[in-house]
RNA sequence: GAGUUUGAUCCUGGCUCAGAUUGAACGCUGGCGGUAUGCUUAACACAUGCAAGUCGAACGGAAACGGAACUAGCUUGCUAGUAGACGUCGAGUGGCGGACGGGUGAGUAACGCGUAGGAAUCUGCCUGAUAGUGGGGGAUAGCCCGAAGAAAUUCGGAUUAAUACCGCAUAAUCUAUUCGUAGUAAAGUGGGGGACUUUCGAGCCUCACGCUAUCAGAUGAGCCUGCGUAAGAUUAGCUUGUUGGUAGGGUAAAAGCCUACCAAGGCAACGAUCUUUAGCUGGUCUGAGAGGAUGAUCAGCCACAUCGGGACUGAGACACGGCCCGAACUCCUACGGGAGGCAGCAGUGGGGAAUAUUGGACAAUGGGGGCAACCCUGAUCCAGCAAUACCGCGUGUGUGAAGAAGGCCUGAGGGUUGUAAAGCACUUUCAAUAGUGAAGAAAAGUUAACGGUUAAUAACCGUUAACCUUGACGUUAACUAUAUAAGAAGCACCGGCUAACUCCGUGCCAGCAGCCGCGGUAAUACGGAGGGUGCAAGCGUUAAUCGGAAUUACUGGGCGUAAAGCGUGCGUAGGUGGUUUAUUAAGUCAGUGGUGAAAUCCUGCAGCUCAACUGUAGAACUGCCAUUGAUACUGGUAAACUUGAGUUUGGUUUAGUAAGUGGAAUUUAUGAUGUAGCGGUGAAAUGCAUAGAUAUCAUAAGGACACCAAUAGCGAGGCAGCUUACUGGACCAUAACUGACACUGAGGCACGAAAGCGUGGGUAGCGAACAGGAUUAGAUACCCUGGUAGUCCACGCUGUAAACGAUGCUCACUCGAUGUUAGCGAUAUACUGUUAGCGUCCAAGCUAAAGCGUUAAGUGAGCCACCUGGGGAGUACGCCGGCAACGGUGAAACUCAAAGGAAUUGACGGGGGUCCGCACAAGCGGUGGAGCAUGUGGUUUAAUUCGAUAAUACGCGAGGAACCUUACCUAGGCUAGAAUGCGAGUGACAUCCAGAGAGAUCUGGAGUUCUUCGGACACAAAGCAAGGUGCUGCAUGGUUGUCGUCAGCUCGUGCCGUGAGGUGUUGGGUUAAGUCCCGCAACGAGCGCAACCCCUGUUUUUAGUUGCCAGCAAGUAAUGUUGGGGACUCUAGAAAGACUGCCUGCGUAAGCAGAGAGGAAGGAGGGGACGACGUCAAAUCAGCAUGGCCCUUAUGCCUAGGGCUACACACGUGCUACAAUGGCGUAUACAAAGGGUAGCGAACCAGUGAUGGUAAGCCAAUCUCUAAAAGUACGUCUCAGUUCGGAUUGAAGUCUGCAACUCGACUUCAUGAAGCUGGAAUCGCUAGUAAUCGUGUAUCAGCAAUGACACGGUGAAUACGUUCCCGGACCCUUGCACACAC
Repeated sequence: GAGUUUGAUCCUGGCUCAGAUUGAACGCUGGCGGUAUGCUUAACACAUGCAAGUCGAACGGAAACGGAACUAGCUUGCUAGUAGACGUCGAGUGGCGGACGGGUGAGUAACGCGUAGGAAUCUGCCUGAUAGUGGGGGAUAGCCCGAAGAAAUUCGGAUUAAUACCGCAUAAUCUAUUCGUAGUAAAGUGGGGGACUUUCGAGCCUCACGCUAUCAGAUGAGCCUGCGUAAGAUUAGCUUGUUGGUAGGGUAAAAGCCUACCAAGGCAACGAUCUUUAGCUGGUCUGAGAGGAUGAUCAGCCACAUCGGGACUGAGACACGGCCCGAACUCCUACGGGAGGCAGCAGUGGGGAAUAUUGGACAAUGGGGGCAACCCUGAUCCAGCAAUACCGCGUGUGUGAAGAAGGCCUGAGGGUUGUAAAGCACUUUCAAUAGUGAAGAAAAGUUAACGGUUAAUAACCGUUAACCUUGACGUUAACUAUAUAAGAAGCACCGGCUAACUCCGUGCCAGCAGCCGCGGUAAUACGGAGGGUGCAAGCGUUAAUCGGAAUUACUGGGCGUAAAGCGUGCGUAGGUGGUUUAUUAAGUCAGUGGUGAAAUCCUGCAGCUCAACUGUAGAACUGCCAUUGAUACUGGUAAACUUGAGUUUGGUUUAGUAAGUGGAAUUUAUGAUGUAGCGGUGAAAUGCAUAGAUAUCAUAAGGACACCAAUAGCGAGGCAGCUUACUGGACCAUAACUGACACUGAGGCACGAAAGCGUGGGUAGCGAACAGGAUUAGAUACCCUGGUAGUCCACGCUGUAAACGAUGCUCACUCGAUGUUAGCGAUAUACUGUUAGCGUCCAAGCUAAAGCGUUAAGUGAGCCACCUGGGGAGUACGCCGGCAACGGUGAAACUCAAAGGAAUUGACGGGGGUCCGCACAAGCGGUGGAGCAUGUGGUUUAAUUCGAUAAUACGCGAGGAACCUUACCUAGGCUAGAAUGCGAGUGACAUCCAGAGAGAUCUGGAGUUCUUCGGACACAAAGCAAGGUGCUGCAUGGUUGUCGUCAGCUCGUGCCGUGAGGUGUUGGGUUAAGUCCCGCAACGAGCGCAACCCCUGUUUUUAGUUGCCAGCAAGUAAUGUUGGGGACUCUAGAAAGACUGCCUGCGUAAGCAGAGAGGAAGGAGGGGACGACGUCAAAUCAGCAUGGCCCUUAUGCCUAGGGCUACACACGUGCUACAAUGGCGUAUACAAAGGGUAGCGAACCAGUGAUGGUAAGCCAAUCUCUAAAAGUACGUCUCAGUUCGGAUUGAAGUCUGCAACUCGACUUCAUGAAGCUGGAAUCGCUAGUAAUCGUGUAUCAGCAAUGACACGGUGAAUACGUUCCCGGACCCUUGCACACAC
């Protein structure tokens, strides 16, 4: 920095990611080289080999090996000896070294380590200096002999050497000291040699190496001290050699290091003691830094060597490859007894996710021994194994479009892989083969020369020169040559964070996932593929650390509401502290010196071809110590001051504590009056009451204190009748006094509501528990009737509260307005000023916001408490307190990706305000009951095709299923297919007839086109292509329903807000309306509203056929029938008309009211079309279109028959009724709007009728459907299952149609079911409306139409009103832990 809490926002806050790193491990993959690194686990156990020896120039010697010489035996040659004579050397004595080097990190919280100092010490080998090295002695290994034992080993006897051991002598610059003195050492060996001596060994001289003593140095080691160096207080007290002293002992050395005695100290809240964990450091990793984590490799220190203890030797050890004892384990054994210690290098087993060869060499560096040669060295140098890490190189380079093939995608055109490949040209690093070939080597030795030493030319030492010789690595590095692109690329990822996208498969399955989260049939998230991205001999994953995390905040956080102020005070330690002067120099600042090992880090230069790596130089090591100086500030010391703080005086105020006392009401008790109810609730009941309640009066008891009373007062909690006594605080005013006495406050102490506990009282009212009555599905509650503890008092305890201003205390500073309480001042009030409180509003500022704002949550200072995601949990355990209840302190496992704060917009509320609607109310008529029609569910079926299915499905798609339709079922057939387009081509195919068959179809026969020559018609191969009412309406377009014809929904600019958002659109009025007006940080605009459109209502005008007929004329039985006419009706064009325009009242206006005027119509005249942003993943893939998926001899197509019409049942919508406002019969009147040539069909004839026959007219203001019906007049029926009602059934017919069986309509005759107005519930309707009456049309051969859509006729009732139900809703406001939104 990002992701993640929300519908969105800001904040708080956790979780997660991107980075760097590792002694790593695992998965996939793997060309080369360099440089590093490699048991983090079992300080588990170890087979085998090696890791510490060396010196013959200390010694006695001669077991083994070697080659020369001589002698003897005998055959060239062997054996034995001269003779340990020589090179050498096993075992042994002796010296030095085995205290180094190498390993490990168990222990250790410590003077262990780091750093800086200190004094009371030792120090082999090494260096320097001084002096010495004389003279004796006795043993003992070995060897030899013997003995015991399985062995390890041991014992006895004899003999022997030394640089082994012991005296003597000498000695001080040594040690001791009484200061006179006393004491103390040694060893030789080797080389060479002139003179001299000789027992012939040597002496003697000299050189070298040794030895002894002492001093000094260097190196190494021991000891002491300051400071620093983990966690836990749910570890608070620890300690008896403990702390100190004296004396003695002891050590190389100080010291309770040890012992005796004496004293009673010592450590600890600045964390003793205890528990847990841990080797420490230079450094390493990370980080901007401060920090955090870590302590492999390399380097310093420490500790350890199977575990525990102990000393010996030695300069040095309490000793890794030494000794002794104990323990465990392993091995050998003749059972008596012995042996061993890989945390050395390899290696083995075991453990483990996991860590290498039983390699080479001493060539180099270093170490031990030696005079040296040399020997030893698993230190070391090399090699081997491992991509474990870092670094480097390579796997080719250029060209190459037919953009090949193949793959993948596709909109089918193409795109992509991709210049990638192939092809052509070139190069050859690395690897391969062959050859050449450095550096790492310095020395040592021999010879010669010179110098030193010496008596010396010898020997020895040094320098120089020449010669000779030494390499594990090593088939080295490097170079050259040969040949060929030849031998060399993978891993992870591709939803966001995070660079990189498509297809297929799968279908909440399989799976993925670091967090958020993907997957339920179109997955960029699973699996595969193509493509892409990133890194690359590696890439991912896991684990771990730091970072990001300012998420423990020193740098650098917070605490009113997010986690967080102790309930309040007093006060100890501590922290902090007013003014002035002097002094000091601890803090502070500056200079200088020492130290801060090397390596590492950083910088420069250099060496490996570069780099990693390495060398060299510098810087740095931020630290500690010492010393010198400065003195502003802080601190210390001394002295002073008055402003902080306090004291005295005078006022004011206060519901502090205790005692006494008062009146009203309630209840109870007693007495009295009095009679039937009282009481209680939403309504009741329990309860009380004839044993006298309630009500009324009187007296008494107990508890609590109305009015005053307040936004008031005092206080932490809390405090109220009145009076008195005692007492604390605060404030104001005034002058004096003290002289920093102050602030805060860990622990500590005190106070501390209510409830609760203990003891003893008290108890009127109230009242947990409890009982009863109600309510309720239940009601362990709310309501009612009772009622115990308690509430009250005294004395103790408890110690907690939303103990809240959810705001710690103190001090200072920072605009104002207004109210109020207690004072004071000015002259009494008004008013004004000033202190101290209590409130409200607001500025700057702060805040995430809401808000706070001199009573801060602002700006600063001081001190204290507390917080670090949610849950688990204020829980468990432990401890402390308490009589108990419980309180205080206070975790973890596990689990989630959030939990939370403030504000915003919605939705919601059995919240509030306001309004509307046939929403209620007022009415009228229905449904729900009956029969039937129709649709749906269910059931049934081979199939009963599919869809719709709360409002918003259910006479819906369907405006018309007998076949067809038809999608369903059964059976029979077809397979480039029934239809469409292109189509080479053919004209035998057409057509007709016959047969088979249910038909589709098949077989046979006849037959042989037209033409304007373009073609038409029919058939049709191959191919491109078809077909699907199969799935997904949750992939879609289009269309539709609903909220709703409700009045809303938005935008631009501006303004406000960190932001989501707000404003505008809110407010006051008004309207049917976001309609209009006024106001307003808004000003405008858009989609909606309204208007524009259509029908209808009035009038005028124009026109006058098929319409009309007043007047004129003609004619008929009669009729606008005819001439004619345009007046009227009507038709259909054009106009007019209505706008609150006028009047009155009200109102700022908009507008409203008025039976107003006028007008056909009056405030939208009536009706229609018209449906904002959006909601319901609403409906439709079966109207159509369409993505994807699926079927392709079938899920396609053809055909016949059946089904969609089934039927215990349930529901919706309707029709007809139940009758007299009626039924029936006869007569008779008045419409509108539609339809008609495959049609409507007059009139006439036949039939009871449906209808039939014949046939005029009409493509329609002409003809026809066409009769309108209710109505009116007269008659009849007389309240009944009827002359109501018409279902059902029988018979006979008519019509349509290939065909009325399943399954049509209609007609006639006969039959004559239920039903007498319909429970709960529920629907429609406000005027030409409801109700009622008929008429027409679409679909259609016909029709299941009682449906749908239209048309006219007759023609009501009611609306007080908005409390309630429903819906909208609408707007405002309020609450919210809701947002898939109750």
A computed fold for a 1382-nucleotide RNA from an uncultured bacterium, annotated as small-subunit ribosomal RNA. The RNAcentral record of the sequence draws on ENA. It matches the Rfam family "Bacterial small subunit ribosomal RNA". Gene Ontology terms of the family: ribosome and structural constituent of ribosome.